This is a predicted structure of a 99-nucleotide RNA (SAM riboswitch aptamer (S box leader)) from uncultured Acidaminococcus sp.
Model confidence (mean pLDDT): 82 of 100.
It matches the Rfam family "SAM riboswitch aptamer (S box leader)". Rfam's curators write: The SAM riboswitch is found upstream of a number of genes which code for proteins involved in methionine or cysteine biosynthesis in Gram-positive bacteria.
The model forms 97% of the base pairs in the Rfam consensus.
Lineage of the source: Bacteria > Bacillati > Negativicutes > Acidaminococcales > Acidaminococcus.
[in-house]
Order: sequence, then structure tokens, then C1' cells
RNA sequence: CAUCCAGAGUGGGGGAGGGAAUGGCCCAAUGAACCCACAGCAACCAUGGCAACUCGCCAACGGUGCUAAUUCCUGCAAGACGUUCGUUUUUGUAAGAUG
Repeated sequence: CAUCCAGAGUGGGGGAGGGAAUGGCCCAAUGAACCCACAGCAACCAUGGCAACUCGCCAACGGUGCUAAUUCCUGCAAGACGUUCGUUUUUGUAAGAUG
């Protein structure tokens, strides 16, 4: 700096935790974390093709990443809606993740 409401999982080992943090709500002995194998998703980087002079489209052999729930929800500020202090929603921002 860019993206984050899309997408994609099985088997073997392992043996109690996991979803960043707070609160919630979930996942897990019908097997968590983690490791391995294979498969897949995606298209950031590299590569190739097309288009074109703005940086687009296509492919997917390589380097990352990812494959429960929107980054699972959340904090802060402003706006809108509405019962005026509670809920919904939009935008921005913080935090986080990946490149």
C1' cells in the first nucleotide's frame, strides 16, 4: 500500500483443547490444537496468452495464502431509521489476518 458479506476437505497420526485479544455465541471423545499425505479454493507474487496505453481479461506448471460460522459477532466516531435510549443499518476508523 491492497484485499477481507465470494470460494474450497478427506484420510492417517495425535489425544484436549480451539475460534487473536475483552465480552458473547459457537466448534470439539460422532475426536480440539498440532504433524503428514493427497485433494481443492483463490489469483497476491512469478510465468504464459490476449487486449491496450488505463492497467483490464484469460490460464493455473512454480512461491505464498486459505479450505466451520462475514475477520463468527464485537471497540470508537459520525449519519440514517426508530419507541429517545434501545435496536437496526450505512460510512469512516481502531485492532487483526494475508500478500